[in-house]
Molecule: transfer RNA
Organism: Minisyncoccota bacterium
RNA sequence: GUGCCUAUGGUGUAACGGUUAACACGGGGGUUUGUGGAACCCCAAAUUCGAGUUCGAUUCUCGGUAGGCACC
Numbered sequence: 001g002u003g004c005c006u007a008u009g010g011u012g013u014a015a016c017g018g019u020u021a022a023c024a025c026g027g028g029g030g031u032u033u034g035u036g037g038a039a040c041c042c043c044a045a046a047u048u049c050g051a052g053u054u055c056g057a058u059u060c061u062c063g064g065u066a067g068g069c070a071c072c
Stems, first nucleotide, its partner, number of pairs: 001071007010025004018055001027043005048064005
């Protein structure tokens, strides 16, 4: 340089165009318990950036950024 893949809470993953973006772990609070743990309930926290298509975009298109794979 060329081609391809990936980017979603603190972490790991769902959501293949439509309701409030879901689940687990982790964090905070509460109930319970002699204490701790376990169990149960509640809370905070995310779509890499810009543009386009669409009534509607996490999803489709283009470009950028970052990471990865292959070739050279």